[in-house]
């Protein structure tokens, strides 16, 4: 320098182009004499910029970061 793959809550991950879900973690309430467990509820995410589309996490291009292969 070139090819390919990946990027979603703090972490691990789902999601036919049509309301972004789950688990763990975190916070609150209840339960207890207290702690733990348990029950209920809450906050929290689509790497960035463009394009296509009525509509993009999803499709396309470029950039960024990581991985892998070739030189």
């Nucleotide at each position: 320098g070139g090819g390919c793959c990946u990027a979603u809550a703090g972490g691990u991950u789902a999601a036919c182009g049509g309301u972004a879900g789950a688990c763990c973690a975190c916070c609150g309430u209840c339960u207890u004499c207290g702690c733990a467990u348990g029950a209920c509820g809450g906050a929290a995410a689509u790497g960035g910029c463009a394009g296509u589309u009525c509509a993009a996490u999803u499709c396309u291009g470029c950039c960024u970061a990581g991985g892998u292969c070739c030189a």

Predicted 3D model of a 71-nucleotide RNA (transfer RNA) from a Candidatus Gottesmanbacteria bacterium.
Taxonomically the source falls in Candidatus Gottesmaniibacteriota (Bacteria, Bacteria candidate phyla).
Model confidence (mean pLDDT): 85 of 100.
Rfam family: tRNA. Its family is annotated with triplet codon-amino acid adaptor activity in the Gene Ontology. It is annotated as a transfer RNA.